[in-house]
Context: one part of a larger RNA
RNA sequence: CCUCUGUCAAGGAACUCGGCAACUUGGCCCCGUACCUUCGGAAGAAGGGGCGCCUUCGUAGCUGGCGCAGACCGGAGGGGUGCCCGCAAGGGGACUCGAAGCAGGUCGGCGUUGGUGAGGAGGCCGCAGGAAUAGGCCCAGGCGACUGUUUACCAAAAACACAGGUCCCUGCGAACGCGAAAGCGGACAUAUAGGGGCUGACUCCUGCCCAGUGCCGGAAGGUGAAGCUGGCAGGUGCACGAAGCUUGCCAGGGAAGCCCCGGUGAACGGCGGCCGUAACUCUAACGGUCCUAAGGUAGCGAAAUUCCUUGUCGGGUAAGUUCCGACCCGCACGAAAGGAGGAACGACCUGGGCGCUGUCUCGACAGAGGGCUCG
Numbered sequence: 001c002c003u004c005u006g007u008c009a010a011g012g013a014a015c016u017c018g019g020c021a022a023c024u025u026g027g028c029c030c031c032g033u034a035c036c037u038u039c040g041g042a043a044g045a046a047g048g049g050g051c052g053c054c055u056u057c058g059u060a061g062c063u064g065g066c067g068c069a070g071a072c073c074g075g076a077g078g079g080g081u082g083c084c085c086g087c088a089a090g091g092g093g094a095c096u097c098g099a100a101g102c103a104g105g106u107c108g109g110c111g112u113u114g115g116u117g118a119g120g121a122g123g124c125c126g127c128a129g130g131a132a133u134a135g136g137c138c139c140a141g142g143c144g145a146c147u148g149u150u151u152a153c154c155a156a157a158a159a160c161a162c163a164g165g166u167c168c169c170u171g172c173g174a175a176c177g178c179g180a181a182a183g184c185g186g187a188c189a190u191a192u193a194g195g196g197g198c199u200g201a202c203u204c205c206u207g208c209c210c211a212g213u214g215c216c217g218g219a220a221g222g223u224g225a226a227g228c229u230g231g232c233a234g235g236u237g238c239a240c241g242a243a244g245c246u247u248g249c250c251a252g253g254g255a256a257g258c259c260c261c262g263g264u265g266a267a268c269g270g271c272g273g274c275c276g277u278a279a280c281u282c283u284a285a286c287g288g289u290c291c292u293a294a295g296g297u298a299g300c301g302a303a304a305u306u307c308c309u310u311g312u313c314g315g316g317u318a319a320g321u322u323c324c325g326a327c328c329c330g331c332a333c334g335a336a337a338g339g340a341g342g343a344a345c346g347a348c349c350u351g352g353g354c355g356c357u358g359u360c361u362c363g364a365c366a367g368a369g370g371g372c373u374c375g
Stems, first nucleotide, its partner, number of pairs: 001370008010361002014359001019356001027051005036041001038201001052124006061116008070107004078097004083092003125129001136354007143346002148160002164199007176185003202341004207271003212268002214264005221259003228252009272290005299333001300330001311327005
């Protein structure tokens, strides 16, 4: 000097990108707990107090034994009357007595006697009475609703998933997927089902554009392959011509597609410019003009988005490029690549505060193991 461990005067985040690390807190009982809220939560909010031992009362409560009476449940045995089956012995079932319902069971009550026992009162000692184990807390904002999932070995997250929403496809040998095929999955399912896309609880909402692209529908017209048909010419065929076969040219007719006509945005996507105008100034509700398929509605906004920018104002600090609240000139938010909210939740991210500390002022000491010296 290094690693690990422990302690520290005064101060207490001055450290640092950042309280990183460490410290604080910590258990049980009692008191007491705000904003907000989807009324469940938030809550262990926060913030306080108690905790050992001895003596005494042994109380409430809980629980056991015994006794007493009670409530409810509970039908074994016996008697009587009469019925059915049976030759009879006997068997079956009905009504009734038994009856203020036996035995037995359950429940609570009262008395008595035990156990346990929070707790009450008084006292004793120490600085300290939860040994170990054993939350620091609060305020505000961003993102994601939440519990979950993930880069095995640098990322656990605001990424993925998620219930919920919505659109499209699929009538069953389904759509779709794997496979050359057979076949298999889907599914021994059947539209309240299955597949695919986007969004992502919940609340309030989700504007305008169908010109382009996609998809869906339409079939009159245009275009239009092969095969088909007709004509002409050549070859072959035949003695020649014709038929047939064949080549070329022209024409007719000719499916889908495309053109065309419509629809469609929780389909791919898109959602303007210039000039002027109000009796201070500024600004422009208003007007003009050009372009477009249509010119960004609600809401939000220097934002995980703002270049200029440390915008401006307010708050917090002695001092604040961060933070919070506003403003709106949105370089370049904006409505399911969802918009705006939002309780709860988060080893998430950001700012502030209380507590507490060797993070620091600023270092010191102690212990263990290394390094170093000797061997």
RNAcentral holds the full RNA, with entries from SILVA. Predicted 3D model of a 375-nucleotide part of an RNA (large-subunit ribosomal RNA, domain IV) from Thermogemmatispora onikobensis. Rfam family: Bacterial large subunit ribosomal RNA.